[in-house]
RNA sequence: GACAACGGCAUACCCGGCGAAAGCCGGCGACGCAAAGCUACGAGGCUACGGCGCAAAUCACUGCGCUACGCCAGUCGGGCCGCCGAA
Numbered sequence: 001g002a003c004a005a006c007g008g009c010a011u012a013c014c015c016g017g018c019g020a021a022a023g024c025c026g027g028c029g030a031c032g033c034a035a036a037g038c039u040a041c042g043a044g045g046c047u048a049c050g051g052c053g054c055a056a057a058u059c060a061c062u063g064c065g066c067u068a069c070g071c072c073a074g075u076c077g078g079g080c081c082g083c084c085g086a087a
Base pairs, nucleotide, nucleotide: 001084008033009032014027015026016025017024018023031074037080038079039078041077042076043075044072045071046070050067051066052065053064054063055062
C1' cells in the first nucleotide's frame, strides 16, 4: 500500500461437540480484513461456576449486588513473525 500478482484468513446464521456462562473447537457459509498471522503485556469490554454481601425464606429452592483465577487480539495499543513490490 496500487482498479498489480500469487495467494491467505473467514462475520453473521445454521449443524455437531465442549463449557455454568462469556466463549472455544469442527463443518457449512462469506460480512469483511494488507496482518482479520501469533501473543492476554497495557487499556477497554463480556461472563460469574465458585467466593462474599443483602433480601426473601428457614426443609429446600430463589432473586439482587460485588468479585476473574474465566473469556474477547475481527475493540485499541504494545511485542514477535510474515507474501508481493507500482507511485
A computed fold for an 87-nucleotide RNA from a soil metagenome, annotated as c-di-GMP-I riboswitch aptamer.
The prediction has a mean pLDDT of 88.
The model forms 100% of the base pairs in the Rfam consensus.
RNAcentral holds the sequence, with entries from MGnify.